Predicted 3D model of a 73-nucleotide RNA (transfer RNA) from a Candidatus Methanomethylophilaceae archaeon. Its Rfam family is "tRNA". The family's RNA type in Rfam is transfer RNA. The organism belongs to Methanomethylophilaceae, within Archaea.

[in-house]
RNA sequence: GGGCCCGUGGGUUAGCUUGGUAUACUUGUGCCUUCGGGAGGCAUAGACUCCGGUUCAAAUCCGGGCGGGCCCA
Numbered sequence: 001g002g003g004c005c006c007g008u009g010g011g012u013u014a015g016c017u018u019g020g021u022a023u024a025c026u027u028g029u030g031c032c033u034u035c036g037g038g039a040g041g042c043a044u045a046g047a048c049u050c051c052g053g054u055u056c057a058a059a060u061c062c063g064g065g066c067g068g069g070c071c072c073a
Stems, first nucleotide, its partner, number of pairs: 001072007010026003020056001027045006049065005
């Protein structure tokens, strides 16, 4: 230098092909339960790597960056 793949709550992850309420588990916080703890139950908080384009509408489609991985040179 060239090619391919990946980037979503604190952690893991579904959703992307086929655009339309962002999913689940875990974690944190509060409450219930207990003599206390654990386990369990209920509630709540928290995310689409960035910029631009297309569109009524973009995590999703298109273009370009950034970061990571693999391969070729």